[in-house]
Molecule: c-di-GMP-I riboswitch aptamer
Organism: Rhodopirellula sp.
């Protein structure tokens, strides 16, 4: 120093539902709300799933693997 783990502190995210927008849809944006969350930051590469004006075209990273970056630093 780097890794791996994850006590403790400073914090951060924000499920479901409510409203308003917006898209044909799946869904997104923005208030509120907080079910969790040590990557619940990004990234559609692969697998999975949802959608559609369907043979193609779009979502979902809070499904699963993968890749990239990051605060804090007891055992």
């Nucleotide at each position: 120093u780097c890794a791996c783990c994850g006590a403790a502190a400073c914090g951060g995210c924000a499920a479901a539902c409510c409203g308003a927008c917006u898209g044909u849809g799946a869904g997104g944006u923005c208030g509120g709300g907080a079910c969790g969350c040590a990557a619940a930051g990004c990234c559609a590469c692969a697998g999975g799933u949802c959608u559609c004006u369907c043979c193609g075209a779009g979502g979902c990273a809070g499904c699963u693997g993968g890749g990239c970056u990051a605060c804090u630093g007891a055992a």